The RNA shown here (small-subunit ribosomal RNA) has 1480 nucleotides and comes from a Patescibacteria group bacterium. The sequence is in RNAcentral, with records from ENA and SILVA. It matches the Rfam family "Bacterial small subunit ribosomal RNA". The coordinates come from a structure-prediction model, not an experiment, and the mean pLDDT is 83. The organism belongs to Bacteria candidate phyla, within Bacteria.
RNA sequence: UUUUUGGAGAGUUUGAUCCUGGCUCAGGAUGAAUGCUGGCGGCGUGCCUUAGGUAUGCAAGUCGAGCGAGCCCGCAAGGGCUAGCGGCGGACGGGUGAGUAAUGCAUUGGAACGUGCCCUUAAGUGGGGGAUACCCAGCCGAAAGGUUGGUUAAUACCGCAUGUGACCUCCGGGUCAAAGCCGCAAGGCGCUUAUGGAUCGGCCAAUGUCCCAUCAGGUAGUUGGUAGGGUAAUGGCCUACCAAGCCGACGACGGGUAGCUGGUCUGAGAGGAUGGACAGCCACAAGGGAACUGAGACACGGUCCCUACUCCUACGGGAGGCAGCAAUCGGGAAUCUUGCGCAAUGGGCGAAAGCCUGACGCAGCGACGCCGCGUGAAGGAUGAAGGCCUUCGGGUCGUAAACUUCUUUUAUUUGGGAAUACUUAGAAGGUACCAUUUGAAUAAGCCACUGCUAACUACGUGCCAGCAGCCGCGGUGAUACGUAGGUGGCAAGCAUUAUCCGGAAUUACUGGGCGUAAAGAGUCGCGCAGGUGGAAAACCGCGUCGCAUCUUAAAAGGUGAGGCUUAACCUUACCCUAGGAUACGAUACGGGUUUUCUUGAGAGAAGUAGGGGCAAACGGAACUUUCGGUGGAGCAGUGAAAUGCGUUGAUAUCGAAAGGAACACCAAAGGCGAAGGCAGUUUGCUGGGCUUCUUCUGACACUUAGGCACGAAAGCGUAGGGAGCGAACCGGAUUAGAUACCCGGGUAGUCUACGCCGUAAACGAUGGAUGCUAGAUAUUAGCGGUAUUGACCCCGCUAGUGUCCCAAGCUAACGCAUUAAGCAUCCCGCCUGGGGAGUACGAUCGCAAGAUUAAAACUCAAAGGAAUUGACGGGGACCUGCACAAGCAGUGGAGCGUGUGGUUUAAUUCGUUACAAAGCGAAGAACCUCACCUAGGUUUGACAUGUGACUGGAAGCCCCAAGAAACUGGGGCCCCCUUCGAGGCUGUCACACAGAUGCUGCAUGGCUGUCGUCAGCUCGUGUCGUGAGAUGUUGGGUUAAGUCCCGUAACGAGCGCAACCCCUACGUUCAGUUGUAUCACUCUGGACGAACUGCCUCCAUACAAGGAGGAGGAAGGCGGGGAUGACGUCAAGUCAGCAUAGCUCUUACACCUAGGGCUACACACACCCUACAAUGGACCAUAACAGCGGGAUGCCAAGGCGCAAGCCGGAGCCAAUCCUAUAAAUUGGUCCUCAGUUCAGAUUGGAGGCUGCAACUCGCCUCCAUGAAGUCGGAAUUGCUAGUAAUCGCAGAUCAGCAGGCUGCGGUGAAUACGUUCUCAGGUCUUGUACACACCGCCCGUCAAGCCAACAAAGUUGGGGGCACCCGAAGUCAGUUGUCUAACCCGCAAGGGGGGACGCUGCCGAAGGUGAACUCAGCGAUGGGGACUAAGUCGUAACAAGGUAUCCGUAGGGGAAUCUGCGGAUGGAUCACCUCCUUU
Repeated sequence: UUUUUGGAGAGUUUGAUCCUGGCUCAGGAUGAAUGCUGGCGGCGUGCCUUAGGUAUGCAAGUCGAGCGAGCCCGCAAGGGCUAGCGGCGGACGGGUGAGUAAUGCAUUGGAACGUGCCCUUAAGUGGGGGAUACCCAGCCGAAAGGUUGGUUAAUACCGCAUGUGACCUCCGGGUCAAAGCCGCAAGGCGCUUAUGGAUCGGCCAAUGUCCCAUCAGGUAGUUGGUAGGGUAAUGGCCUACCAAGCCGACGACGGGUAGCUGGUCUGAGAGGAUGGACAGCCACAAGGGAACUGAGACACGGUCCCUACUCCUACGGGAGGCAGCAAUCGGGAAUCUUGCGCAAUGGGCGAAAGCCUGACGCAGCGACGCCGCGUGAAGGAUGAAGGCCUUCGGGUCGUAAACUUCUUUUAUUUGGGAAUACUUAGAAGGUACCAUUUGAAUAAGCCACUGCUAACUACGUGCCAGCAGCCGCGGUGAUACGUAGGUGGCAAGCAUUAUCCGGAAUUACUGGGCGUAAAGAGUCGCGCAGGUGGAAAACCGCGUCGCAUCUUAAAAGGUGAGGCUUAACCUUACCCUAGGAUACGAUACGGGUUUUCUUGAGAGAAGUAGGGGCAAACGGAACUUUCGGUGGAGCAGUGAAAUGCGUUGAUAUCGAAAGGAACACCAAAGGCGAAGGCAGUUUGCUGGGCUUCUUCUGACACUUAGGCACGAAAGCGUAGGGAGCGAACCGGAUUAGAUACCCGGGUAGUCUACGCCGUAAACGAUGGAUGCUAGAUAUUAGCGGUAUUGACCCCGCUAGUGUCCCAAGCUAACGCAUUAAGCAUCCCGCCUGGGGAGUACGAUCGCAAGAUUAAAACUCAAAGGAAUUGACGGGGACCUGCACAAGCAGUGGAGCGUGUGGUUUAAUUCGUUACAAAGCGAAGAACCUCACCUAGGUUUGACAUGUGACUGGAAGCCCCAAGAAACUGGGGCCCCCUUCGAGGCUGUCACACAGAUGCUGCAUGGCUGUCGUCAGCUCGUGUCGUGAGAUGUUGGGUUAAGUCCCGUAACGAGCGCAACCCCUACGUUCAGUUGUAUCACUCUGGACGAACUGCCUCCAUACAAGGAGGAGGAAGGCGGGGAUGACGUCAAGUCAGCAUAGCUCUUACACCUAGGGCUACACACACCCUACAAUGGACCAUAACAGCGGGAUGCCAAGGCGCAAGCCGGAGCCAAUCCUAUAAAUUGGUCCUCAGUUCAGAUUGGAGGCUGCAACUCGCCUCCAUGAAGUCGGAAUUGCUAGUAAUCGCAGAUCAGCAGGCUGCGGUGAAUACGUUCUCAGGUCUUGUACACACCGCCCGUCAAGCCAACAAAGUUGGGGGCACCCGAAGUCAGUUGUCUAACCCGCAAGGGGGGACGCUGCCGAAGGUGAACUCAGCGAUGGGGACUAAGUCGUAACAAGGUAUCCGUAGGGGAAUCUGCGGAUGGAUCACCUCCUUU
């Protein structure tokens, strides 16, 4: 000095995790469009669609100094205008992108060419001729236009001369020009022939340039040669002849799509996408074809022809081409003015003046884009009003506004006023700019606010309306919908949609993968092309590297500087990786050539193991059949059966014969083979491997697309064979069904030969080769060493086959780990979200079945792998429990009671309703309760607080009237306090409000149930794991217990367990009345003691923890009972106990009253009671023996009355005093004697009693009478392990009355437990899982319905390109005997020659027609499948051993999932055995 300046992620699969993998978002961009909004200026930009059609105007003319003529002005001189002839220009400029995949473009080169105007140089420009347009006259036509005759000029046309020169040549020679005009003149402008240049153009080559191989073969002028033609020029460019080539997996040919580039967008880059504006090239000009003229065209605003379309027409015929600028219609989501000017730049013509120029310069329209500016600035708190929210206190919009002071960009007024231009001439334009006037004046919206993603509340709505980019929101408290307030973002814009790149390492060159996620082809065995390749040396210099030169247009980009007030924009200087070309240099590596080597590879020699392959022969066991003997009733089969076989003799057993298939033991995780696969013995043929020797060759190697070969089972063809087994099929079972599993039969097939098929979970789910990287151990084959007679053993090497863990490493994890999934190299194959689908179509193969190759539409936001925690299993292990078992008593049957369902009803109020509802809320519905129904009433209310006003002294009690009552009306009695103002209290009216057993227990609190009194549930720190998580808490014992002990990467701790509390059993002590005559005892109430495996023996293990037995003791191993309920589960229950949020009602869903209802009754269920009787009932008798309790609106004694319920009565008791209060079962005796009874008591009739305003609906009790079902209960099912069950009565709460219920109390008082197989429930560990709402899970297929896309389909419609043939316009070329013909030649002339024109003919030839196919689309009755869709049908195939393990291939069957046969896989649970490993 140069170079280098740059790379962010997130959401979504799960209960959670890691990974794989897709989808989606945040960024930038646009010729955009749409919605809402919109002040100004600058610079840009604007039909992406119909290369659709176009009215109108303009876009190419100019030259009178080339020409004649005409017209105008002028006295003239002269000037002007112009149709026509002539010259130059209309091949530029402008537009568009249809076609084109190469006749194109880009880059770099090349040789066989042309070039008007321009420049250089040289020479010339002499002398003649014949026409013709215009014009005049005639004719035809509607027009466009045409035609005949006549006249005329030229820088128009034609000879001659000259020939510097050029061209041709047979080298002798031949051929070839010209124009003048202006000027008084000088001279100028031209013209002709040459030369060179410049510019522009034509041609050729190399390289690069999209997708499809479901396009694999293409090509006859095709490839080359020779000759000729043609062209400015090379060339099959064309023709004739000759040869048979040429192109192609390095992708020809075909199909689709497309103008290419500089550049543009994006990206860190590499890339990807793109080609609008500007610039270069190309192509096109309504669709096709063709030539003419010309320097240049096969010509956008020229010609001819065909076609389509439009217009004019006198119907005969003509005219036209906006993909120029404007404009218009149409199309479309969508794209502008029929503007000004040639002032500038540029172009054409001209000598020039100048004319023309929709190129261009400007203006207009459009927020279409980029850039800049503004919509005010400073101060201003009673934090105004108002809005919104509110916990009602306030908060917020918010210094925001108002208000005060100030400024004037923009806007407005007025005045001045450029540059852009040259001696003249300014469209833009009175524009930019400057000054001045007025006055905050004229100027803010859009989107968003669940997360990603910055920004939150209220109301409305109620899975509706709607939102949504993805996940997703909405079912009554929605930050997600709609509105409002607030907030965030951007801002004259904002947002949406569309498209591209990015993120996406999600096609991976940079920079991915393939054991299980998608992915290793069955072997990849052989092997061509291709790719890659051992050691040494030399040379070459192709790759590679270096230096230099040329090129890589301008614009763009980068950096610097400059100009517009800034910026955008513009100007300018420099830079610009890379690419291509040329020349020179270097030689390490790759490559080539040559030489050499032996270690890779191969060969040789000597050994060796083997179910390697093919063929033939032979063998025994078993099986079935047949024959014969014996024998006599069953056999066979299953979970249990049946079908089947059998007295015509089965099964069994003995003998004989026949047949086919397969080869026990050996046998192993062992051997061989490329894989599939291979097993009796012997023989023959044959492939490969290994070891040793290190003799030979000398890189001969590795891999391998395509190709070839092999390839289980099933299946196919032909011919055999057929014992057993056995798809299909036929029966029998099972079952709701059973097209299955099980059973009895049984055909193909299984076997052989020959030929096909070519697929499997063809698996190690792991391609081949080579090298490297610790070990341990077993085994097969061979060799060596030590030792030995030899073998075994031992040590070592090589090649295989296994296992294990560990070191490194790898992995998402699981796992792999010298047999790699490690570290590397080479080659091949394959993958790129799930489904659709290994499917359709096409092609190839196959006899067929089918195989191989292989999509798309559409649809979803996942699908998936590994591991974790749970839950679950018709998985496993262990343990516990009145769980089962062993027992006792029941329920389920009857009657009755109570509750529930259902039904009924005006109402039968409501809730609860698997365990965990149903004698539950309700510890007690006649009224009340009460919530329900009917009827009658009240509306500040039955009840609370407050305010205001008013009236009165009341409220209340009593009486009367109507009424069912509430209520209404009337009458009577009647306040307190005081400072004398009033106040309290009460009533009435009005207002705030009350009120609600109205709704939501899925908004809640509280309380409760349940698992479960089960032994569990967690935390801190540490450690392990990427992580979820694990460890602790697992293991060995033990316990009622996560109780305790031991072990242990864990150490500790918490909530639970236990203990602390209460009752009870024993004792001591204190106190004690109502107990006792008194003391004591008992008793009551306190306090204390006592029990701890403490003692002994034993057991097991490891010593511990603990267990068994015993002693003592009132009690013995938590003594018995209670209270006590971990983390949590069930959106469990309760808004009707209470509380409470929100919603709803407010002359009613509130309140009062009467009556009714909750008590209904075909029925079903739940829980009791009473029974069915003799272990009983009834009666009599004597007698007993409790405890917990209760008692003042109460318990109620004695005594009396009544058969009794009860009544009278009134003593006592506020209770250890009195009462309730006789306990009953029990005991003794008598009768009953097995009956629907002296059992049982329902039901009904009658008569009474009690409570209560009231007993009808609808209470209880008593007496008399009546005397139903019921004779021990089907399936099923409940409780209980000791003072328990069972049985017996008593008390209490509620309560006026009402108890078969409930809660307690005591009396009598058993049986049984072998045990844990099974049922149920629970706990721990483990295993599988497709479950996580967690098995009441998940999930498959048919059918039915709707909708969608694609496929097939008789056909049908249209497009495309080529082929063959027919026809053939214009036109070039060729021919020409016809017609016509001024210039030159011959000729006096006529005429002829030469040349030409027209006509005709021929080749080619567009369009058109026909034909056979091909190809691409559209439509298509119908058909088969597919996708999707809150609650359809049938089954239950899969996930657990998924209840028959599943899956793969194949074949057959079946409504469907699927079933069965054959072979295969483990990606199968469980148990056992074997083997191996580890430890001892």